[in-house]
RNA sequence: GCGGGUAUGGUGUAGCGGCAGCACACGACCCUUCCAAGGUCUUAGCAUCGGUUCAAAUCCGAUUACCCGCU
Numbered sequence: 001g002c003g004g005g006u007a008u009g010g011u012g013u014a015g016c017g018g019c020a021g022c023a024c025a026c027g028a029c030c031c032u033u034c035c036a037a038g039g040u041c042u043u044a045g046c047a048u049c050g051g052u053u054c055a056a057a058u059c060c061g062a063u064u065a066c067c068c069g070c071u
Base pairs, nucleotide, nucleotide: 001070002069003068004067005066006065007064010024011023012022013021018054027041028040029039030038047063048062049061050060051059
């Protein structure tokens, strides 16, 4: 330098163009003499910038970071 892949709450992981889900964790409450365990509720997210579309996490382009291969 070229090609390919990945990027979604704090962590892990789903998501056929139409409300962004689940588990764990954090927090609050319940339960318990206390703790642990258990139950309920809450908070928090689509790597960045553009394009297409009535509508984009999803399709297209570029960029960034990381991984793999070639040279």